[in-house]
Context: one part of a larger RNA
RNA sequence: CUAUGUUGAAGGAACUCGGCAAAAUGACCCCGUAACUUCGGGAGAAGGGGUACCCCUUGUGAGGCAACUCAUGGGGGGUGGCACAGAAAUGGGGGUGGCGACUGUUUAUUAAAAACAUAGGACUCUGCGAAGUCGCAAGACGACGUAUAGGGUCUGACGCCUGCCCGGUGCCGGAAGGUUAAGAGGAGUGGUGAGAGCUGCGAAUCGAAGCCCCGGUAAACGGCGGCCGUAACUAUAACGGUCCUAAGGUAGCGAAAUUCCUUGUCGGGUAAGUUCCGACCUGCACGAAUGGCGUAACGACUUCCCCGCUGUCUCCAACAUAGACUCA
Numbered sequence: 001c002u003a004u005g006u007u008g009a010a011g012g013a014a015c016u017c018g019g020c021a022a023a024a025u026g027a028c029c030c031c032g033u034a035a036c037u038u039c040g041g042g043a044g045a046a047g048g049g050g051u052a053c054c055c056c057u058u059g060u061g062a063g064g065c066a067a068c069u070c071a072u073g074g075g076g077g078g079u080g081g082c083a084c085a086g087a088a089a090u091g092g093g094g095g096u097g098g099c100g101a102c103u104g105u106u107u108a109u110u111a112a113a114a115a116c117a118u119a120g121g122a123c124u125c126u127g128c129g130a131a132g133u134c135g136c137a138a139g140a141c142g143a144c145g146u147a148u149a150g151g152g153u154c155u156g157a158c159g160c161c162u163g164c165c166c167g168g169u170g171c172c173g174g175a176a177g178g179u180u181a182a183g184a185g186g187a188g189u190g191g192u193g194a195g196a197g198c199u200g201c202g203a204a205u206c207g208a209a210g211c212c213c214c215g216g217u218a219a220a221c222g223g224c225g226g227c228c229g230u231a232a233c234u235a236u237a238a239c240g241g242u243c244c245u246a247a248g249g250u251a252g253c254g255a256a257a258u259u260c261c262u263u264g265u266c267g268g269g270u271a272a273g274u275u276c277c278g279a280c281c282u283g284c285a286c287g288a289a290u291g292g293c294g295u296a297a298c299g300a301c302u303u304c305c306c307c308g309c310u311g312u313c314u315c316c317a318a319c320a321u322a323g324a325c326u327c328a
Stems, first nucleotide, its partner, number of pairs: 001323008010314002014312001019309001027051005036041001038157001052079012080084001092307004097302002099299002104116002120155007132141003158294004163224003168221002170217005177212003183206002188201005225243005252286001253283001264280005
């Protein structure tokens, strides 16, 4: 010096990306326990007190009764120690946001999460030799099921809700019309032949699906504007004009896991706060099942704050063990 432990004056997070690590808490009994809440919870909330041994006294239960023994309570008095759950094992706690409802699942070997799944919701396909899937096929699964079933896709408990656009793309419907392949058709025309014939080319016309066309459909893929003016201070614009569009973003939320400018501005917390919380709205570039906004409970998730606690630190020191090192 390194590793693993133990202890530490005063201070107590000043350390650091961050209390990482360590310390602290810890058992049982009694008292007591907030907001919020889906009334179940939250909750071991929080926060307090007790605990060894001896003596006296008084209950209850069991051994059928008695004697006695065992178990378990109440009351009173005393003894010893620094310390009585005397060792070991054995929750630190509280507040506020974000995300995900929850238990669960995952990158075997750098990621356990806010990712996946989930119950619940919705759309869509499927009438049974079902749709769908595997196979060249036979056949099999689906299912020894039958629309309260099965497949696909999206969303993701619960609560309140889920606005407008069908122009494009997709899907669904449409006995008309347009286009149209093979095929049908055969006006006409060529070669050859004496001819009959043989052999070519071939115009109208008929002719499926698809596409065009006409409708529907957004919890289908998706989309959801610009400029100018206007109120008796100023500012702003309920109002008006104009251009474009399929329609111009509704409710709710908003500097947000989304805000570039930005450490926006105001308020709170600190002596001091690019983080945090509450507001504002100027949303570069939120927004409604690629779901919107809330939400009790839950989380080895994540942000910020507080109490306790500490060698994380101010600032290091000593000790134990094992290495390294020196000598033998």

A computed fold for a 328-nucleotide part of an RNA from Sneathiella chinensis, annotated as large-subunit ribosomal RNA, domain IV.
The sequence was found in a public genome assembly.
NCBI's taxonomy places the organism under Bacteria, Pseudomonadota, Sneathiellales, Sneathiellaceae, Sneathiella.